Predicted 3D model of an 85-nucleotide RNA (transfer RNA) from a Pyrinomonadaceae bacterium. Rfam family: tRNA. It was read from a public genome assembly.

RNA sequence: GCCGGGGUGGUGUAAUUGGCAGCCACGCAGGUCUUAGAAGCCUGUGCCGCAAGGCGUGCGGGUUCGAGUCCCGCCCCCGGCACCA
Numbered sequence: 001g002c003c004g005g006g007g008u009g010g011u012g013u014a015a016u017u018g019g020c021a022g023c024c025a026c027g028c029a030g031g032u033c034u035u036a037g038a039a040g041c042c043u044g045u046g047c048c049g050c051a052a053g054g055c056g057u058g059c060g061g062g063u064u065c066g067a068g069u070c071c072c073g074c075c076c077c078c079g080g081c082a083c084c085a
Base pairs, nucleotide, nucleotide: 001081002080003079004078005077006076007075010026011025012024019065027045028044029043030042031041032040046055047054048053058074059073060072061071062070
């Protein structure tokens, strides 16, 4: 350099393949239970905000009523191939 796969909360992941983003699990926070703790159970947990609400899928554009998903460019990671006086 060429080809293929991927990038989503703190972590592992999911999302009828264009229609409520993050199900579920771990972790974390609060509570319950206990003399105390562990385990279990309940509630909450993407970010900002007191709230109402706003924002968010690597970055920048585009298509569309609507994009994590499709198109273009770029960055990064993994695999294969090629090059290497």